[in-house]
Context: one part of a larger RNA
Molecule: small-subunit ribosomal RNA, central domain
Organism: Reinekea blandensis MED297
RNA sequence: CUGGGCGUAAAGCGCGCGUAGGUGGUUUGUUAAGUUGGAUGUGAAAGCCCCGGGCUCAACCUGGGAAUUGCAUCCAAAACUGGCAGACUUGAGUACAGCAGAGGCAAGUGGAAUUUCCAGUGUAGCGGUGAAAUGCGUAGAGAUGGAAAGAACACCAGUGGCGAAGGCGACUUGCUGGGCUGAUACUGACACUGAGGUGCGAAAGCGUGGGGAGCAAACAGGAUUAGAUACCCUGGUAGUCCACGCCGUAAACGCUGUCUAUUAGCCGUUGGGCCUGUUAUGGGCUUGGUGGCGAAGCUAACGCGAUAAAUAGACCGCCUGGGGAGUACGGCCGCAAGGUUAAAACUC
Numbered sequence: 001c002u003g004g005g006c007g008u009a010a011a012g013c014g015c016g017c018g019u020a021g022g023u024g025g026u027u028u029g030u031u032a033a034g035u036u037g038g039a040u041g042u043g044a045a046a047g048c049c050c051c052g053g054g055c056u057c058a059a060c061c062u063g064g065g066a067a068u069u070g071c072a073u074c075c076a077a078a079a080c081u082g083g084c085a086g087a088c089u090u091g092a093g094u095a096c097a098g099c100a101g102a103g104g105c106a107a108g109u110g111g112a113a114u115u116u117c118c119a120g121u122g123u124a125g126c127g128g129u130g131a132a133a134u135g136c137g138u139a140g141a142g143a144u145g146g147a148a149a150g151a152a153c154a155c156c157a158g159u160g161g162c163g164a165a166g167g168c169g170a171c172u173u174g175c176u177g178g179g180c181u182g183a184u185a186c187u188g189a190c191a192c193u194g195a196g197g198u199g200c201g202a203a204a205g206c207g208u209g210g211g212g213a214g215c216a217a218a219c220a221g222g223a224u225u226a227g228a229u230a231c232c233c234u235g236g237u238a239g240u241c242c243a244c245g246c247c248g249u250a251a252a253c254g255c256u257g258u259c260u261a262u263u264a265g266c267c268g269u270u271g272g273g274c275c276u277g278u279u280a281u282g283g284g285c286u287u288g289g290u291g292g293c294g295a296a297g298c299u300a301a302c303g304c305g306a307u308a309a310a311u312a313g314a315c316c317g318c319c320u321g322g323g324g325a326g327u328a329c330g331g332c333c334g335c336a337a338g339g340u341u342a343a344a345a346c347u348c
Stems, first nucleotide, its partner, number of pairs: 004319003007302002012316001014200004021193003025088007033081002035077008049065006091190001092187004096182004103176007110153001114149005120144002125136002161168002205246006214240002219235004257315006265293012297304002321348003330341004
């Protein structure tokens, strides 16, 4: 190789872009590399296998054949694959006209609330809990009025929307990415996947400089308890926020790689287009998403089921008993924390 897998048993890279490579729509001609057929040479001998012979038989010896599935050369075929040349439009892309959107970046603006400060009034409590206490308050708290600052944006809000994923939610403007629909026009297979590579990548964490209201690891105090290094309470630092630069990991999950085609239906919801109406609400068709139930089929079962875990094809990643171990060592990356690559002994 033949043969098996990856939703939950071990196994889909966190997600893109893309290099080499692998694979590739319809059609005409040509070529003949692959492919198929024939011929020739070779594939030593012995051995194996077949048909015989010889030692009384056998082992053994021996004649001939076949085989040696291979390699090379020549001739031929031309469907498929490949090469070359040409054509096509369905894949892919471009243009045009619309549409929806928390997609991204920058600048500005807004209201509610919290905290602090200021101020008058006013007076004895406030706060907190299962109950309390620590705490705050007659040096005037809490309550009421004003100001400042920081961070986050109630309702709307919806298995709603957008994004490749991480993720994205006040409003306005500017810049900017993608998607969908419709009618045509244009290019003419320009495609799919993608080792290595490269970019993005929650939270926490790191560096430098700002910022700091609320919250809050650590820490302190009060309770609870047998103890309570917790759960509850009062405080509270890093951090959380901003800028620039690192880190590069997550139950980064749909535990389900990407692309394409085909395969019963029914019920929603969301973005378009078309037709139609007793146009108040509507009804029907179609197209792109997003959910539920379910036919066939699949599955060990649970379940999946046009958003497949069905039926096929292309390419990549990964698995190969449990522990040791995603560890050690070495390499590479990192300021560090650590990341990545990745064993063995031993043991069951």